[in-house]
The RNA shown here (transfer RNA) has 75 nucleotides and comes from a Pseudomonadota bacterium. Its Rfam family is "tRNA". RNAcentral holds the sequence, with entries from ENA.

RNA sequence: GGGGGUGUAGUUUAGCCCGGCAAAAACAUUCGCCUGUCACGCGAAAGAUCGUGGGUUCAAAUCCCAUCACCCCCG
Numbered sequence: 001g002g003g004g005g006u007g008u009a010g011u012u013u014a015g016c017c018c019g020g021c022a023a024a025a026a027c028a029u030u031c032g033c034c035u036g037u038c039a040c041g042c043g044a045a046a047g048a049u050c051g052u053g054g055g056u057u058c059a060a061a062u063c064c065c066a067u068c069a070c071c072c073c074c075g
Base pairs, nucleotide, nucleotide: 001074002073003072004071005070006069007068010027011026012025013024020058029045030044031043032042033041051067052066053065054064055063
């Protein structure tokens, strides 16, 4: 230099192919219940505008382009 893969709450993932209810789950966190206390269990809450920047569209995590980080292959 060329090709490919991954990037979404604090963490681990789903959703992406085939655009459409202003993004789901588990763990962690906070609050409450329970308990003599802790843990466990139960209930609730907060938390990501989807790596970044553009484009297409009425509408983009999803399609297109560029780019960044990490990983793999080729030279």